[in-house]
Context: one part of a larger RNA
RNA sequence: CACCGCCCGUCACACCACGAAAGUUUGUCACGCCCGAAGCCGGUGAGCUAACCGCAAGGAGGCAGCCGUCUAAGGUGGGGCAGAUGAUUGGGGUGAAGUCGUAACAAGGUAGCCGUAAAUCUCUAGAGGAUCCC
Numbered sequence: 001c002a003c004c005g006c007c008c009g010u011c012a013c014a015c016c017a018c019g020a021a022a023g024u025u026u027g028u029c030a031c032g033c034c035c036g037a038a039g040c041c042g043g044u045g046a047g048c049u050a051a052c053c054g055c056a057a058g059g060a061g062g063c064a065g066c067c068g069u070c071u072a073a074g075g076u077g078g079g080g081c082a083g084a085u086g087a088u089u090g091g092g093g094u095g096a097a098g099u100c101g102u103a104a105c106a107a108g109g110u111a112g113c114c115g116u117a118a119a120u121c122u123c124u125a126g127a128g129g130a131u132c133c134c
Stems, first nucleotide, its partner, number of pairs: 005105001008101002011098001013095004018090003023085007031077004039070001041068004047063003052059002
């Protein structure tokens, strides 16, 4: 001697919650296949059999045994849904005095702003405020 308004974003630091993420892991749901206890039912029943029928032989009925359908639990496979966790990563929020610029506010020194279902373009219909122009 000069300067001092307001204000935006990046970067740096700290903290907070959220998202993405190769994956890892837990739960749950239904489905496919395998296996299939007990039981009912169905079939078979050359074995067995007190009451009934029969003079007798035997019959009727019944019972083991065997087979099958249904089927609990179990095993296995690929899925759906939900949760936790995950190197790394993305923006967001908050934080008296950090960095870089100076975008906005004055004609802010280049007027500002919207900018892809817009504050764009065209057409149609309706409504409001105005009406000299802009």
Molecule: small-subunit ribosomal RNA, 3' minor domain
Organism: uncultured bacterium